[in-house]
RNA sequence: UAUCAUUGUUGCCAAACCUGUUGUGAAGCAGGGACGGAAAGCCAUGGGUCUUUAUCGCUGCAUCCGCCAAUAGCCGUAAAGAUCGCCAGGUUACUUCU
Numbered sequence: 001u002a003u004c005a006u007u008g009u010u011g012c013c014a015a016a017c018c019u020g021u022u023g024u025g026a027a028g029c030a031g032g033g034a035c036g037g038a039a040a041g042c043c044a045u046g047g048g049u050c051u052u053u054a055u056c057g058c059u060g061c062a063u064c065c066g067c068c069a070a071u072a073g074c075c076g077u078a079a080a081g082a083u084c085g086c087c088a089g090g091u092u093a094c095u096u097c098u
Stems, first nucleotide, its partner, number of pairs: 005098001008095001012037002017032006035085001041091003045088003048083008057074003060067002
């Protein structure tokens, strides 16, 4: 000096929630606020989750008659998106003990 693990200080970031604002939405941004973090810095590349639109299919009760439901809900597919504080990958980086 480099890498990995690890300890501590000063600092750093900021979940839920609240307010304002942008967006059809997932969410983003700003302020407040701290559950937490050690890359919770950056990059949507792979998987996951979520949203919107389109499309295919399906549907509750009842012995029957029938009733209800559908401008709905759910699954799949496609496209466009969101999330890096879900995981992986890539990339950059500060101080200190051992």

The prediction has a mean pLDDT of 78. A computed fold for a 98-nucleotide RNA from Hydrogenimonas sp., annotated as c-di-GMP-I riboswitch aptamer.